Predicted 3D model of a 93-nucleotide RNA (SAM riboswitch aptamer (S box leader)) from a Solirubrobacteraceae bacterium.
The model forms 97% of the base pairs in the Rfam consensus.
It was read from a public genome assembly, where an Rfam model found it.

RNA sequence: GACACAUCCAGAGGGGUGGAGGGACAGGCCCUGUGAAGCCCCGGCAACCACUCCGCGCAAGCGGAAACGGUGCCAAUUCCUGUCAGAUGUGGC
Numbered sequence: 001g002a003c004a005c006a007u008c009c010a011g012a013g014g015g016g017u018g019g020a021g022g023g024a025c026a027g028g029c030c031c032u033g034u035g036a037a038g039c040c041c042c043g044g045c046a047a048c049c050a051c052u053c054c055g056c057g058c059a060a061g062c063g064g065a066a067a068c069g070g071u072g073c074c075a076a077u078u079c080c081u082g083u084c085a086g087a088u089g090u091g092g093c
Stems, first nucleotide, its partner, number of pairs: 001093001003091006013042005021031003025082004043074003048070002052065005078085001
């Protein structure tokens, strides 16, 4: 990077730095000098992967608990509508 599968109306923010943008794209509607993006620190949410434990099962697996590890996420239903759209995880290539 293309592909396949799953999920996307729940949940969770403070500080420092920075200094004008941000919410994928189009249209809308919003957020933002009462400080945008980015970066750093700390905290949190969740439970996709891994690990551990419990129940059922011959097994594959299913359900539950927990949350040290790998990701992800922490305005608004993926903000809304549209799009052969996007995001995240996992898998083999």